[in-house]
Molecule: small-subunit ribosomal RNA
Organism: Candidatus Tremblayella phenacoccinincola
RNA sequence: UUUGAUCAUGGCUCAGAUUGAACGCUAGUGGUAUGCCUUAUACAUGCAAGUCGAACGGUACCAUAGGCUUAUGCUUGAUGACGAGUGGCAAACGGGUGAGUAAUACAUCAGAACAUGCCUUGAAGUGGGGGAUAGCUUGGUGAAAACUAAAUUAAUACCGCAUACGAUCCUUAUGCUUCGGGGAUGAAAGGAGGGGACCUGUCUAGGCCCUGUGCUUUAAGAUUGGCUGAUGGUUGAUUAGCUAGUUGGCGGGGUAAAUGCUCACCAAGGCAAAGAUCAAUAGCUGGUCUGAGAGGAUGGACAGCCACACUGGGAUUGAGACACGGCCCAGACUUCUAUGGAAGGCAGCAGUAGGGAAUCUUGGACAAUGGGCGAAAGCCUGAUCCAGCAAUACCGUGUGUGUGAUGAAGGCCCCUGGGUUGUAAAGCACUUUUGUCUGGGAAGAAAACCUAUUCAACUAACAAUUGAGUACCAUGACUGUACCAGAAGAAUAAGCACCGGCUAACUACGUGCCAGCAGCCGCGGUAAAACGUAGGGUGUAAGCGUUAAUCGGAAUUACUGGGCGUAAAGGGUGUGUAGGUGGUUUAUCAAGACUGGCUGUUAAAUCCUAGGGCUUAACCUUAGAUCGCAUCAGUUACUCGUAGACUAGAGUAUGGAAGAGGGGGGUAGAAUUUUGCAUGUAGCAGUGAAAUGCGUUGAUAUGUAAAGGAAUACCAAAAGCGAAGGCAUCCCCCUGGGACAAUACUGACACUAAAGCACGAAAGCAUGGGGAGCAAACAGGAUUAGAUACCCUGGUAGUCCAUGCCCUAAACGAUGUCGACUAGUUGUUGGAGAGUUUCUUUCCAGUAAUACAGCUAACGCAUAAAGUCGACCGCCUGGGGAGUACGGUCGCAAGGCUAAAACUCAAAGGAAUUGACGGGGACCAGCACAAGCAGUGGAUGAUGUGGAUUAAUUCGAUGCAACACGAAAAACCUUACCUACCCUUGACAUAGACCUGGAUCCUGCUGAGAAGUGGGAGUGCUUUGUUACAUCAAAAGCCUUGGUCUACAGGUGCUGCAUGGCUGUCGUCAGCUCGUGUCGUGAGGUGUUGGGUUAAGUCCUGUAACGAGCGUAACCCUUAUCUUUAAUUGCCGCUAGAUGGUUUAGUUACCUUAAAGAGACUGCCAGCGAUGAGUUGGAGGAAGGCGAGGAUAACGUCAAGUCCCCAUGGCCCUUAUGGGUAGGGCCUCACACGUCAUACAAUGGCUGACACAAAGAGUUGCCAACUUGCAAGAGGGAGCUAAUCUCAUAAAUUCAGUCUUAGUUCGGAUUGUACUCUGAAACUCGGGUAUAUGAAGGUGGAAUUGCUAGUAAUCGUGGAUCAGCAUGUCACGGUGAAUACGUUCUCUGGUCUUGUACACACCGCCCGUCACACCAUGGAAGUAGGUUUUAUCAGAAGUGGAUAGCUCUAACCUCAUUGUAGGAAGGGUUACCAUCAAGAUAAGGUUUAUGACUGGGGUGAAGUCGUAACAAGGAUCUGCU
Repeated sequence: UUUGAUCAUGGCUCAGAUUGAACGCUAGUGGUAUGCCUUAUACAUGCAAGUCGAACGGUACCAUAGGCUUAUGCUUGAUGACGAGUGGCAAACGGGUGAGUAAUACAUCAGAACAUGCCUUGAAGUGGGGGAUAGCUUGGUGAAAACUAAAUUAAUACCGCAUACGAUCCUUAUGCUUCGGGGAUGAAAGGAGGGGACCUGUCUAGGCCCUGUGCUUUAAGAUUGGCUGAUGGUUGAUUAGCUAGUUGGCGGGGUAAAUGCUCACCAAGGCAAAGAUCAAUAGCUGGUCUGAGAGGAUGGACAGCCACACUGGGAUUGAGACACGGCCCAGACUUCUAUGGAAGGCAGCAGUAGGGAAUCUUGGACAAUGGGCGAAAGCCUGAUCCAGCAAUACCGUGUGUGUGAUGAAGGCCCCUGGGUUGUAAAGCACUUUUGUCUGGGAAGAAAACCUAUUCAACUAACAAUUGAGUACCAUGACUGUACCAGAAGAAUAAGCACCGGCUAACUACGUGCCAGCAGCCGCGGUAAAACGUAGGGUGUAAGCGUUAAUCGGAAUUACUGGGCGUAAAGGGUGUGUAGGUGGUUUAUCAAGACUGGCUGUUAAAUCCUAGGGCUUAACCUUAGAUCGCAUCAGUUACUCGUAGACUAGAGUAUGGAAGAGGGGGGUAGAAUUUUGCAUGUAGCAGUGAAAUGCGUUGAUAUGUAAAGGAAUACCAAAAGCGAAGGCAUCCCCCUGGGACAAUACUGACACUAAAGCACGAAAGCAUGGGGAGCAAACAGGAUUAGAUACCCUGGUAGUCCAUGCCCUAAACGAUGUCGACUAGUUGUUGGAGAGUUUCUUUCCAGUAAUACAGCUAACGCAUAAAGUCGACCGCCUGGGGAGUACGGUCGCAAGGCUAAAACUCAAAGGAAUUGACGGGGACCAGCACAAGCAGUGGAUGAUGUGGAUUAAUUCGAUGCAACACGAAAAACCUUACCUACCCUUGACAUAGACCUGGAUCCUGCUGAGAAGUGGGAGUGCUUUGUUACAUCAAAAGCCUUGGUCUACAGGUGCUGCAUGGCUGUCGUCAGCUCGUGUCGUGAGGUGUUGGGUUAAGUCCUGUAACGAGCGUAACCCUUAUCUUUAAUUGCCGCUAGAUGGUUUAGUUACCUUAAAGAGACUGCCAGCGAUGAGUUGGAGGAAGGCGAGGAUAACGUCAAGUCCCCAUGGCCCUUAUGGGUAGGGCCUCACACGUCAUACAAUGGCUGACACAAAGAGUUGCCAACUUGCAAGAGGGAGCUAAUCUCAUAAAUUCAGUCUUAGUUCGGAUUGUACUCUGAAACUCGGGUAUAUGAAGGUGGAAUUGCUAGUAAUCGUGGAUCAGCAUGUCACGGUGAAUACGUUCUCUGGUCUUGUACACACCGCCCGUCACACCAUGGAAGUAGGUUUUAUCAGAAGUGGAUAGCUCUAACCUCAUUGUAGGAAGGGUUACCAUCAAGAUAAGGUUUAUGACUGGGGUGAAGUCGUAACAAGGAUCUGCU
């Protein structure tokens, strides 16, 4: 990180540690380590194994010395030494690499049948002879490498003989062994140093003696090696059978040695589910990394073992090899070549090429440690020690310290105040590690050797030698290194990554789903803390990040330490083999087990603990400790084993009951269908409605008779039986199992259960029957946009029976089997018992409901567990791909079982919560429907909108909730638009600087005007000061016109998806919440739900809730009644008068006006209701249940509307997107829509007469009387700042007349002419009047609107806007209805409930084909390789073999003609045989790559077709077939 949120499941991802690492950026220094992980690929060049003259013949080179000499040379092995050679030892160690190898390996622990050079300790010897050969010399062949012939020579080379303490063998000797006796076999080599006497003697000598050292035999040891056994450590069963020397025996052979190691014969064994064989991968270990541990991963450096040395095979030598720097053969490759032949093997150290992301110098030295040879000196040593390169790792250290505020400058941000970088810098005062320079300067070195000397041993001996010691002396690659001292001087030294969350650290600008970032979630579409840059910050630091890899977190393979009702997961069921586990008790044993037991081992290093040494650390070093295995001993509770016993588990027998348990055979009635006959006539059937279909050849219906198949109503149930699947009329036969009761018997006989075996619904298959009904396929009819469906009419397989297959299901209780334990209650089935016996009750076994503890993520389970435990089996480990492919196996087929990977996603899934939604349910309300009245939609006109047009037709509003809306007035103005002409600090605001001079008024010319350009009049206030005075000389200050300049103004330009404010809408709907408490793991619930009631979450009542808030209601205004107060301009009365008007005086009762009050509250009565809330009816009352109307609009929804009311962030324009002017446009017109006006006429039109309002407005105004005009109007001028005057006659109504149903005396559009009003102006484009003209229209399709009472309808009046213009709008009154049964349906809304795969919330979600692009993968005619098996052929080198041929020979023997002799013995070689590598052929297995074409799969912002699923998803869903 899945969700709107929650819990749990579950995967993905991150934070940690580590590395033989690599890459990017950066880089002061030192120490210690490490450094081809890839091609066991190929290698140029140099070096890596030699040494010994004290084994030998000798003398190529060098040096010394001697001799000769013509003074220059020659010469002498004499000396130091020594090339090549003979000989000895070493070369089998050391060094490298990890290809092979899953066991001929390794680790640990044991073992017996062996060998062991050099070394150690003993014993015994070392006598006497012989013949060759290399070298050298001289020839020969060859390009070379090399070979060859002759002559000649030595040995510690080689060969006999003698001897034999040991040794080996034979014998005595018999069944075995030992001792003893006897016999046989087999050895040797010398060399060095020294020496008085004695001997030989040719004498610079030898014998002899002494001392080392060699050699031979032998015994033992040590060391090292060979061999055997047990245990342990990888994967795959989609590898299940393997094996013929194979397994064993006897006897030969062979080996150092046991053994089929090998051979002949005999037997037929041996291994394997505890995984043989086969395949893949891999050197093993000490250890290393990680982890709390258990584990997991790993095996680089160091150390032990193994294997290998270009590939394959082979032996020789030797103590040791089947031999890295040896040999032979075959093969590949490379080099040289005279083409005839030769040579080679870096997985030694450096180094080169190639490969690769990637891994160093062709260095120094043997000074130390170690090794080889040697008596030693010494030589050799790419082992080793050092240095070089590399931040590859670990560790240390530095890059300065103190002070320093004006908080400098600069940068960045900013609310413009400031903040931050920041004591940071500068400055001042110090220090000097590191680095640079100068000077000094270790340890690592001590043995050995030589010389001298002391003591001791040896000895005949004072030599000599050996041992111990002393003295002297030599030796350093690293290296003038570590370290020390001094000098100068802050001087020489900081980067990298990150800053959305996880995860420490934020701002600005740029960009605008672009560029880009990204470990996961994700960021970016104009205000990005996520991209890029900068400032700041965080982390770390000579490094920092990234990538790769391992462990961890991950309890995410769960031994420690998980799960399986619904998340992944119980096999469909039983039976039963192996295996695992197993009741009570006695004895024994000691296999398991146990003992802080014993002993051995557990290499060193590492880790750990305690010390020590490098200035510290890393590092080095000392000591301790060290879980395993084995030996021995002990214990015997438990488990196993052995021998017994028991009865509680299990089983057997007996008894009476229950049952759709199974198999077979019969049988019954109802119904459907068909058929025959009869009656009878026009329909039947079917559906939402129809049609196809059947029927006049007589259906359906009715009666009767018959046929045939299938299934068994009621009883019937939560019932019964069965292992599951499953089982139902009734009867008979055969048969399995369970429960109960009481006794008897057996004596653990048990539980579970891989493999195996059996059963296993439906569909399907095969063969043969059967076929009434039903019914896939199929046909037709409908439905539909389509309808290969749902509906209807038909209808075949099939369904049924027998036999044989198939073997799967949502085969489900989605819950494996067995056993033990853990509260209850209520039903019911079977059996048995007890009692107070038509009833109650107990026990056992089943089958249900409810519920406690407990469990569970929750839902739920709960003695029939999903609780607490035990035994065994099966299964799971993210989603998709996929229960698929391939392989195997089963099947007649269909298909079943077993069962992956690549690739892809960050989720998929469970339970519950809140909403929303449903062509789910219940209840309720509303002019929502219904009942009515009047309309709209048709006509003409007005007006708004769309569209079209235009230079412009300014802009906005777009379902309800835009469209007579913004606009309560577009001729100019308005005006935002277009064209043209003008202005640029601007038409307007503020501030500053400079200049000018004084406000202001009158009047010309040009121009369409804006504007431009003239003339005249006039000359601010205060103070100082001058002056006689004055506007007057001068100066300062204040105010101000105009001009220039700078900041700025200005914008109806964009963004209503950046915003405020305002508004619409759901909706005047009754809802929306909170505090405390309580329930729940939690989201949340409760309250707010339930029962009533209301217009209302209004009130009552019940209640784990109790209260509260915003809404509802009320408070406010108008209106209806009354009272009081007040009385002009209102009202009333009186007088004069015929009436009316007017005037005057009086009054304030009434009307009216306008202030204050009263009044209505279910208050009263009756019914209903729960004695409640309330409701129904009534009385009284002007008014009655909210009296009527208005204002008042909760939490929120729609990114609803408005930047063009106003305000405002950001962006944009700035001689223009600003400002001014004139003219034009917003008024266009094929058309479409909305809202209205007027009509279509007689409830009417026209003419005449006559009556009654309310509410308003008025001084730039309303305008009277009167005159005039047909009229609009004009003249006129009284009154009125208004209860006074004016607008102002209300109209419909009423009365009288006329018209008589017609395009009319209806209707008035359109148009002509003539006037009038407003206004600079009436053409585009105003209103009105008169006259003439007289369109359409005869009540309006589908559809649709308003309204429930003073309402609809109808009639007129007034106001705002306004110069003028009203069919609009806002008000006012007049006349004045009809209908409402009711809530089934439509729409909207509310409450509760239900389902959900929705939460952007049904305008949701989502499936599949097709088309396109990309990716991985299966099949595929084949093609090309690897590997392996079998058969056959082949057969190098080598080894072995018997025979034969050829050939050769010095050593020993014989002879004596001493040789070219013979013999014995032996060598070489050829042929043959055996074995066998490479190779060849054929047939297979297995595996990899590739392949035209092809199959499905996955992925991909906006493709096509439908709408399958989620709601009853509109056909209930799903599994299998």